Transfer RNA from a Candidatus Levyibacteriota bacterium, 72 nucleotides, folded computationally. The source organism's lineage runs through Bacteria, Bacteria candidate phyla and Candidatus Levyibacteriota.
[in-house]
RNA sequence: AGGGGCGUGGUGAAACGGCUAUCACAGCGGACUCCAAACCCGCUUUUCUCGGUUCGAAUCCGGGCGCCCCUG
Numbered sequence: 001a002g003g004g005g006c007g008u009g010g011u012g013a014a015a016c017g018g019c020u021a022u023c024a025c026a027g028c029g030g031a032c033u034c035c036a037a038a039c040c041c042g043c044u045u046u047u048c049u050c051g052g053u054u055c056g057a058a059u060c061c062g063g064g065c066g067c068c069c070c071u072g
Stems, first nucleotide, its partner, number of pairs: 001071007010025004018055001027043004048064005
């Protein structure tokens, strides 16, 4: 330099173009307990960025950024 794949809470993953973006773990609060653990209930936190298409974009298209792989 060229080609390919990927980017979603703190972490790991889901999500036909359409209801408030879902689940688990973690965190916080509560219940239980002599105290704690486990279990149970509740709460907080997310679409890499900028544009485009569309009535509607996490999803489709383009630019940028980052990570991984391949070729030279």
Its Rfam family is "tRNA". Rfam classes the family as a transfer RNA. It was read from a public genome assembly.